[in-house]
RNA sequence: CGAGUAGGCCGGGUGGUCGCCGUCUUGGAGACCUGUUCUCCAAGAGGGAGGAAAGUCCGGGCUCCUUCGGGCAGGAUGCUGGGUAACUCCCAGGAGGGGUGACCCUACGGAAAGUGCCACAGAAACCAAACCGGUCCGCCACGGCGGACUAAGGGUGAAAAGGUGAGGUAAGAGCUCACCAGCGGCUGGGUGACCAGCCGGCUGGGUAAACCCCAUCCGGAGCAAGACCAAAUAGGGGGACGUAAGGACGCCCGACCGAUGUCCCUGGGUUGGUUGCUCGACCCCGCCGGUAACGUCGGGGCUAGAUAGAUGGCCACCGGUCUGCCGCAAGGUAGACAACAAAACCCGGCUUACAGGCCUGCUCGGUUG
RNA sequence: GCGGGUGUAACUCAGCGGUAGAGUGCUUGCUUCCCAAGCAAGACGUCGAGGGUUCGAAUCCCUUCACCCGCU
Repeated sequence: CGAGUAGGCCGGGUGGUCGCCGUCUUGGAGACCUGUUCUCCAAGAGGGAGGAAAGUCCGGGCUCCUUCGGGCAGGAUGCUGGGUAACUCCCAGGAGGGGUGACCCUACGGAAAGUGCCACAGAAACCAAACCGGUCCGCCACGGCGGACUAAGGGUGAAAAGGUGAGGUAAGAGCUCACCAGCGGCUGGGUGACCAGCCGGCUGGGUAAACCCCAUCCGGAGCAAGACCAAAUAGGGGGACGUAAGGACGCCCGACCGAUGUCCCUGGGUUGGUUGCUCGACCCCGCCGGUAACGUCGGGGCUAGAUAGAUGGCCACCGGUCUGCCGCAAGGUAGACAACAAAACCCGGCUUACAGGCCUGCUCGGUUG
Repeated sequence: GCGGGUGUAACUCAGCGGUAGAGUGCUUGCUUCCCAAGCAAGACGUCGAGGGUUCGAAUCCCUUCACCCGCU
């Protein structure tokens, strides 16, 4: 210098001006339940989208429903150990695969529990079998035919049941041996997945992102959850007694609650308004523990809360990229462009989209000293 | 906010692991004096997109895009 790999960060800046949505302070006016009250007006100060706010794919907080117990069904997850509030997430490790390498990828439990499927081709697709071929024997009209053995070779296929080599044999074959792969056992190491060594017999196709089996986990609904406030009418509501239908969303059984009715008490719903609402598994820094994810402790900080939905427009300067012109060059000048997308109860993840730019570690190749 | 479904030829739909089909439409030919009808032949497909599982994917799984429906 080129190519690559892993990780992190930014996502225009400054000033002016005109607006929008909250908060606080001060002043004025009004209302009443007379006070840290509410409403309106004015002034001032300060705050106001994201790395994905998105998709809604997972998990949790929060809230309501009888999240009460048992069974069946259904769903999810699936190497091991750890982290976490929890997870289909994260970290570390194992095994397999890819890359020269840095490094990357894996839905990675079970196919000797059972069932299903494996088209076409092929003799044969999983329990046996033999199309061509090979060997031996018999017959013969010497072209062949029949019987037995074989599964090494050919052929078909995605896949033919261990592979390679040697011995052996009539020809062959794990028939025997060596190595390798797989299975089982023992010993050693590791928390474990697993790894290493030794021994044994000779091996049993693939598919579970087909049904299924095994292990673990899972109640449902969602801030439009839920709570509160307000004149009049009464049909409404609440409590006690007490049974059927029923009771918040798969079904069954049990438990519990539970109309009409009697007695007692007084106040509900839609729209609207208030609340839930933003101080939280929060953010930053540091010490310690841990390989790490992460955790304990200490210090500091407050960082949007709209409700049909506010965070925007214009101007100037600076910065970025591209193009044209001038210039030997440094550079100057003119024009154009600047993404994906925008909170809606809140968090932890994943996935997807993204103009352009910056930083760091490492690998391979080339050149120069 | 919560839940479900669809995407296949120009149009309407089948097919749900094994060579992508039907009807209508289109093109050409025959028939007719001509047209329609009829008969015969033919063309038309990245199965919405990307990736994976499998020998093999429209079909199974994951991600994504577009559209439709239901409840509140």

Two RNAs folded together computationally: RNase P RNA and transfer RNA, 441 nucleotides in total. Rfam match: Bacterial RNase P class A. Its family is annotated with ribonuclease P activity, tRNA processing and dimeric ribonuclease P complex in the Gene Ontology.